[in-house]
Transfer RNA from a Patescibacteria group bacterium, 71 nucleotides, folded computationally. The same sequence occurs in records of 2 taxa. Its Rfam family is "tRNA". It is annotated as a transfer RNA.

């Protein structure tokens, strides 16, 4: 230097045009004489710009940042 993969709540992962989901892990409340274990519920997320599109986590392009070849 070329070339590929990836980047979603605190943490891990799934989704792939049309309303962001699980799982751990918080808050709150049930259950219990007390923890614990169970139960119901909340909050919190699509790196960052730009395009195309009626609409973009998702297609295209730059950018940053991790990895992984090659030289």
């Nucleotide at each position: 230097g070329c070339g590929g993969u990836c980047a979603u709540g605190g943490u891990u992962u799934a989704g792939u045009g049309g309303c962001a989901g699980g799982a751990c892990g918080g808050c709150u409340c049930c259950u219990u004489g007390c923890c614990a274990a169970g139960g119901a519920g909340c909050a919190g997320g699509c790196g960052c710009g730009a395009g195309u599109u009626c609409g973009a986590u998702u297609c295209u392009c730059g950018c940053u940042g991790a990895c992984c070849g090659c030289a």